[in-house]
RNA sequence: AGAGUUUGAUUCUGGCUCAGAACGAACGCUGGCAGCGUGGAUUAGGCAUGCAAGUCGAACGGGAUCUUUUAAGUUAAUUCUUCGGAUGAGACUUUUAAGUGAGAGUGGCGGAAGGGUGAGUAAUGUAUGGGCAAUCUGCCCUCAAAGUGGGGAUAACUAUGAGAAAUUAUAGCUAAUACCGAAUGUGGCGCUGUAACGCAUGUUGCAGCUGUUAAAGGUGGGGACCUUUCGAGGCCUACCCUUUGAGGAGGAGCCCGUAUGCCAUCAGCUUGUUGGUAGUGUAAUGGACUACCAAGGCUUACGGCUAGCUGGUCUGAGAGGACGACCAGCCACACUGGGACUGAGACACUGCCCAGACUCCUACGGGAGGCUGCAGUCGAGGAUCAUUCGCAAUGAGCGAAAGCUUGACGAUGCGACGCUGCGUGGAGGAUGAAGGCCCUCGGGUCGUAAACUCCUGUCAUAAGGGAAAAAGCGAGGUGCGAUAACAUCAAACUGAGUAGAUGGUACCUUAAGAGGAAGCCACGGCUAACUCUGUGCCAGCAGCCGCGGUAAUACAGAGGUGGCGAGCGUUGUUCGGAUUUACUGGGCGUAAAGGGCGCGUAGGCGGUAUAGUAUGUCGGAUGUGAAAUCUCCAGGCUCAACCUGGAAAGUGCGUUCGAAACUGCUAAACUAGAGUACGGGAGGGGAGAUCGGAAUACAUGGUGUAGCGGUGAAAUGCGUUGAUAUCAUGUAGAACACCGGUGGCGAAGGCGGAUCUCUGGAACGUAACUGACGGUGAGGCGCGAAAGUCGGGGGAGCAAACAGGAUUAGAUACCCUGGUAGUCCCGACCGUAAACGGUGCACACUUGGGGUAGGGGGAUUUCACCCCCCCCUGUCCUGGAGCUAACGCGUUAAGUGUGCCGCCUGGGGAGUACGGCCGCAAGGUUAAAACUCAAAUAAAUUGACGGGGGCCCGCACAAGCAGAGGAGCAUGUGGCUUAAUUCGAUGCAACGCGAAGAACCUUACCCGGGUUUGACAUAUAACUGCACAUCCAUGGAAACAUGGAUUCCUUCGAGGGUGUUAUACAGGUGCUGCAUGGCUGUCGUCAGUUCGUGCCGUGAGGUGUUUGGUUAAGUCCAGCAACGAACGCAACCCCUAUGUUUAGUUGCCAGCGGGUAAUGCCGGGAACUCUAGACAGACUGCCUGUUUACACAGGAGGAAGGUGGGGACGACGUCAAGUCAGUAUGGCCCUUACAUCCGGGGCUGCACACGUGCUACAAUGGCAGGUACAAUAGGAAGCAAUACCGCGAGGUGGAGCCAAUCCCCAAAACCUGCCCCAGUUCGGAUUGUGGUCUGCAACCCGACCACAUGAAGUUGGAUUUUGCUAGUAACGGCGCAUCAGCUACGGCGCCGUGAAUACGUUCCCGGGCCUUGUACACACCGCCCGUCACAUCAUGAAAGCCGUCAGCACCCGAAUCCGGUGCACCAACCAGCAAUGGAGGGAGCCGUCUAAGGUGUGGGUGGUAAUUGGGAUGAAGUCGGAACAAGGUA
Repeated sequence: AGAGUUUGAUUCUGGCUCAGAACGAACGCUGGCAGCGUGGAUUAGGCAUGCAAGUCGAACGGGAUCUUUUAAGUUAAUUCUUCGGAUGAGACUUUUAAGUGAGAGUGGCGGAAGGGUGAGUAAUGUAUGGGCAAUCUGCCCUCAAAGUGGGGAUAACUAUGAGAAAUUAUAGCUAAUACCGAAUGUGGCGCUGUAACGCAUGUUGCAGCUGUUAAAGGUGGGGACCUUUCGAGGCCUACCCUUUGAGGAGGAGCCCGUAUGCCAUCAGCUUGUUGGUAGUGUAAUGGACUACCAAGGCUUACGGCUAGCUGGUCUGAGAGGACGACCAGCCACACUGGGACUGAGACACUGCCCAGACUCCUACGGGAGGCUGCAGUCGAGGAUCAUUCGCAAUGAGCGAAAGCUUGACGAUGCGACGCUGCGUGGAGGAUGAAGGCCCUCGGGUCGUAAACUCCUGUCAUAAGGGAAAAAGCGAGGUGCGAUAACAUCAAACUGAGUAGAUGGUACCUUAAGAGGAAGCCACGGCUAACUCUGUGCCAGCAGCCGCGGUAAUACAGAGGUGGCGAGCGUUGUUCGGAUUUACUGGGCGUAAAGGGCGCGUAGGCGGUAUAGUAUGUCGGAUGUGAAAUCUCCAGGCUCAACCUGGAAAGUGCGUUCGAAACUGCUAAACUAGAGUACGGGAGGGGAGAUCGGAAUACAUGGUGUAGCGGUGAAAUGCGUUGAUAUCAUGUAGAACACCGGUGGCGAAGGCGGAUCUCUGGAACGUAACUGACGGUGAGGCGCGAAAGUCGGGGGAGCAAACAGGAUUAGAUACCCUGGUAGUCCCGACCGUAAACGGUGCACACUUGGGGUAGGGGGAUUUCACCCCCCCCUGUCCUGGAGCUAACGCGUUAAGUGUGCCGCCUGGGGAGUACGGCCGCAAGGUUAAAACUCAAAUAAAUUGACGGGGGCCCGCACAAGCAGAGGAGCAUGUGGCUUAAUUCGAUGCAACGCGAAGAACCUUACCCGGGUUUGACAUAUAACUGCACAUCCAUGGAAACAUGGAUUCCUUCGAGGGUGUUAUACAGGUGCUGCAUGGCUGUCGUCAGUUCGUGCCGUGAGGUGUUUGGUUAAGUCCAGCAACGAACGCAACCCCUAUGUUUAGUUGCCAGCGGGUAAUGCCGGGAACUCUAGACAGACUGCCUGUUUACACAGGAGGAAGGUGGGGACGACGUCAAGUCAGUAUGGCCCUUACAUCCGGGGCUGCACACGUGCUACAAUGGCAGGUACAAUAGGAAGCAAUACCGCGAGGUGGAGCCAAUCCCCAAAACCUGCCCCAGUUCGGAUUGUGGUCUGCAACCCGACCACAUGAAGUUGGAUUUUGCUAGUAACGGCGCAUCAGCUACGGCGCCGUGAAUACGUUCCCGGGCCUUGUACACACCGCCCGUCACAUCAUGAAAGCCGUCAGCACCCGAAUCCGGUGCACCAACCAGCAAUGGAGGGAGCCGUCUAAGGUGUGGGUGGUAAUUGGGAUGAAGUCGGAACAAGGUA
């Protein structure tokens, strides 16, 4: 950085697709290790279980338990004993004093942090920057001051009760840092005065006042002194704590500016709404709330849908776009909804009350609960982990502290989910092993890869050693300070001891051994990487284009190769590529796209010069822009990922200082923009009125007679009741010939006879006036062809609908005859057109030429006009630069710029649906989506085609001759039949074709019978001394089988040959001509087809090859951005026509001679014919005319004249034309058979159809007789003469001939006669009988002969059809190949006789060149449209039905706060001796507000629905034929 895909190719436009990066991912295959990260995105669904918020005894009453201890009692082991007793450990009970201090309670602090989630929220949020003179702040820090003295209760506890439980009632006892007064007042608050300052309300300081306002203690230690209940206290001291204030830090609250999604098919919303006054409420401002007053306020509002916001993340060159996981900041929420309490802070995740849903317990009376904390479970889902360890670290709460608590956190585990690192070994090693795969069979490749040899030891494994993370806490000690103090305490130093979940982990060492560790995807192009096999439009692949129908690099497998690698692919999503929404950075003549046109509002834009200002703009400074992230520089983990430090960046916002060019604003000017005025002209500009002639129709009258009219041709129609035609008169309506013109006017639509009236605009000229007054223009308003609508008129012509006639397969059309709305006028709607220059408006600038309209000027002229020159304004043509994809535009821009508006973003669905607005309606306007395709389009190019045009040619037509198509027969084909009727050829270009010979053979087909290395080839091995071959016997239809007999050469080497067996192989007319070679047909013997260089074009391509002549010809000439060249044409080759020459045998015979019945028969000749070699000849060479030339026409000469006639020769290519059955050949298939041999049959089969021929239908003939004239050829398994036999086919026989020697050889024609127009003396089919010949054999199935028979047929339908232009057609015979014979009437040749016609190119067919149109390119046998039928899909409408959302009205109304009232009643304070009273409190009740609920109502939105509308899609359905060519009616 681009690439693929529209086309035959090209350039654009334009969409679709791919290559990249990324992810909280998922799925498939695979999976060694480590580090660091990360992991419920879905149901804010429901939750079992455990844990997640406690702590303080140095606030308090108290104290279970345990230990020690005092005393008493009981009991009693043991020991001693004088048996009387003594001793009394221990145990138990009670008790004293210490210590310990569980569980619960009062009290304090903390449960508002930490942790989770993103439902709600488009602003009560967030980000950023400000403000609070409108505020609060526990713990913490600093400063100032204080802590005096009292009182009454109440938990716990005890007792008695209620209850299943949760829980709770009553009575009694008690403490405090709990609660309540009092004192004091540094201060605070209030009031008064005053000063300073500011930003409006105000703020700050100072002074004064009989105003008002605090507190609580705890612990340690202590020398005197005092008190004492002897416990201790006062007092002193240290620390903690409490109180009042002043500040700080951090936190919180409120307000403001800016920014922060989509929809206008949501355009109007709002009644506490907007403001004021007075209050309430709050920490505080405020309609936040209440009452009253005023009527305001908002405009991207209101409404709907979606969504937590940000730092940032991903992508991108950037600008942007998308996203908001983890981490961090803010917000919101805590089962759903409502509410307050407490508190510094909450309307409170693990607090309270109420309502609701759900779950659980229950003794049925009542209760309990809230994982969106950490784990875990169910469900749903494509999908996301352990009911782990520890408080060791970091942090948090409490505490004086030790410490306790902490699912925060630190760790470990699981998951390749991601990033990063490492490994799966290294070196050597060619017999290039085996094996796989491929193969042209030679080899190549996997591949130094392996084996093998020598090494190494990362990771994993085993063993041993073994961290850092620990800072602290702390008995004791040292010295210092407070102090009266050596107690004590704080801080400093030291310090026995003590604390690690991870973890015996990281790391290190050692050991052993290459030992344990590689896959995934792709390989047609894009896109790196190719072969084989299988499959056969099947199975399948596919991101796009597209692969697959028998040789698939695209499917599947394999080998190989490429890529990445513990991963690799796929799917999904985002950005990119996509300049494909274009700010950077696009467009609108024809591709999508200029509004139908004007006027004009808002808006954005705006001439010249001056001054001021400082909105934008520019610069400096400063504050902020959290951290993390990104970038850079360092550093730490062995490296990296990762982590740490620093810098930079953060393009923004605020404040301040400055600049003043540009922009804006203010002031006052100017005249070049714009406008006004004046002047004379032009005009189908508009409106109204009046008038005119031509034409048409009708009416009346006249003349006049049979048709008129209409068409391609007709008919309907009109006409003897008198049409058409013609004359006269009248009536009616509509339109205005000529002039008339790419001429005029108008904004567009549009405007055309003449005159008058009213009226708009533009141009020109003058430069008097105003002084920027301007340009554009969203909405808005107006105008707006035709058709259409409503009402009223009018109606001649024309003419939708309609009717009839034609045409046609049909013809609801085109054509014809009629004909109503309408067309016309008045009034009112509609509001659209290919409303087009397919080109918005305005201004400026930028080479030319030529016309034309209006105005003016100059020059000229005596004055004028014309001509000529110049200027302005219109309009048209051509064209330069430039632009454009090209076409084209080109001072009237589509060039170069500026301003403003409108519009576009693939094709279809669709300018459609729904909704809104407009309309009487028709309908208009605004305007989607689902779904579907990979294109749709523009311009140009080359072809092809056209019922487009021009030019030209051809037996193409025409002019002629003879035919075919009708008959019979022959032959080929189709069809039918068959055991088989073998196969191929199928428009021209298959069909008398392959086949130049089907009785057997051929033969490929069928039936039957045989053989299996084979009928045929090669090679090897073994065996055979047997060749080859011959003979015999048996069976048999034969092939063949079985048995037997005879039998080689030789250098003696099993050498050659043969046979048998075996293995390779043979063989195949089996398939594929769409795998091929070769050959052939055809367009077409048509004149074309190309190349090199140059030039033109962005390119495909063009030019050359076109043009003007000419030719049979791209033949030649001339011209030309072309110049040359190649393959074709022509010529060179062969035959033929003339001549010369050479040569004369087998040919010839003029002259000479001889001879015969006759004949070159003989001698001889070389003249002629002829034969066959060489050569000549014809070249537009010569003449005339035309011509630049080429050439053409005529002529001369000549045997031949313009290619003399004929042949061979066939360009580039087309038809996947034909042939695998002529041969060759790839692949596939068969191998005791699809090979091969034999016998028989078939290819010849016959209701039929077609092609090609023969014979005829007769008198230009038939028959009979007579009589002439050829050429090409062929001949030895041959041609065969004379002769004889036979009616004949033929037979017998055999001279001659291997051939210019011999043989085979004419018929029409001509002469004579008969026939006399008939189904015949035409015609010969068919059939019968008898023969001949060939052959092994003529039954199926040969030819010929004779006799007999004697069919059809009398010249052949069609807009049918073939050949032929001169020695041709036609007619006549002859020869040859194949071949035993023949179906030959076919094919290839030969000679004889021998015509007619061609005006010409309009038409048919084919072809060539140029041009034009094209939506065709498989190329008109093309393309393509619509209805109907069938299937599938999405969607609109629809009686209704169901859900959901918010609103409105009313009803009901929990809890709570607030207000009112306030029974019974109440310790503290006051008064009082007391009783009692007061202050204050208070359950309950009432009220306002209100969640949930209910009823009703109208909306929004979603789903569903009988039926119905169109739409899309779908290899071979139906009907037509609308479009593309003049598409056959443009």
Predicted 3D model of a 1530-nucleotide RNA (small-subunit ribosomal RNA) from a metagenome. The RNAcentral record of the sequence draws on SILVA.